[in-house]
RNA sequence: AAAGGGCAAACCGUCGGAAACGGCGGGACGCAAAGCUUCCACCCUAAAGCUCUCGAGCGAGCCAGGGGAGUGGGGCUGCCGAA
Numbered sequence: 001a002a003a004g005g006g007c008a009a010a011c012c013g014u015c016g017g018a019a020a021c022g023g024c025g026g027g028a029c030g031c032a033a034a035g036c037u038u039c040c041a042c043c044c045u046a047a048a049g050c051u052c053u054c055g056a057g058c059g060a061g062c063c064a065g066g067g068g069a070g071u072g073g074g075g076c077u078g079c080c081g082a083a
Stems, first nucleotide, its partner, number of pairs: 006031002011026006029070001035076003039073003042068003049062004
């Protein structure tokens, strides 16, 4: 280069969640690991908590123990073929 295939972005519906986001169904932007895994970095959210403001309410700031594996790195596994 092929062959057989695989996964599934945005968006829509629905459920869960404070949110980020996730599950299921539809749908394909893409992906040779877009299979699995939070060990490291990075990014997102901020309920609870702390601080401030305010008469209360409200608002603001900080913060992950929450999330992103389709943000990288690391670890484990993996189809076919030149090999």